Background
A computed fold for a 111-nucleotide RNA from a Pseudomonadota bacterium, annotated as Guanidine-I riboswitch aptamer. The sequence was found by an Rfam model in a public genome assembly.
[in-house]
RNA sequence: UGGAAAGGCCGCUAGGGUUCCGGCUGGAUAUUCAUCCAGUGUCUGGUCCGAGAGCGGCGGUCAUGUGGGAGAUAUCCGCAUGAUGCACGGCGGGACAAAAGCCCGGGAGAG
Numbered sequence: 001u002g003g004a005a006a007g008g009c010c011g012c013u014a015g016g017g018u019u020c021c022g023g024c025u026g027g028a029u030a031u032u033c034a035u036c037c038a039g040u041g042u043c044u045g046g047u048c049c050g051a052g053a054g055c056g057g058c059g060g061u062c063a064u065g066u067g068g069g070a071g072a073u074a075u076c077c078g079c080a081u082g083a084u085g086c087a088c089g090g091c092g093g094g095a096c097a098a099a100a101g102c103c104c105g106g107g108a109g110a111g
Base pairs, nucleotide, nucleotide: 008058009057010056011055012054015049016048020046021045022043023040024039025038026037027036028035029034060084061083062082063081064080065079066078067077068076086106088109092104093103094102
């Protein structure tokens, strides 16, 4: 300097805002019940978004052993055990209603 692989999916959480629901405030109508409009996320909440470096599960891949088919050291379909390491990280931009540990991004950079 170049190439390959390690980084898949689902659920949950940290976290996030405000489209919807609800709450609260103000107003209008009604005056039994309640309905509508506007504002408010510096409203605990529900819906919603949500982690490479969080948790759990499933799958994949690899290694070893092993079963099946007429049958081989190949190939195909399984089964069992094991492995799947490490990970400090901006500014800024992007999407959805909007924001974020989401995406750009295991980026830039640092060691």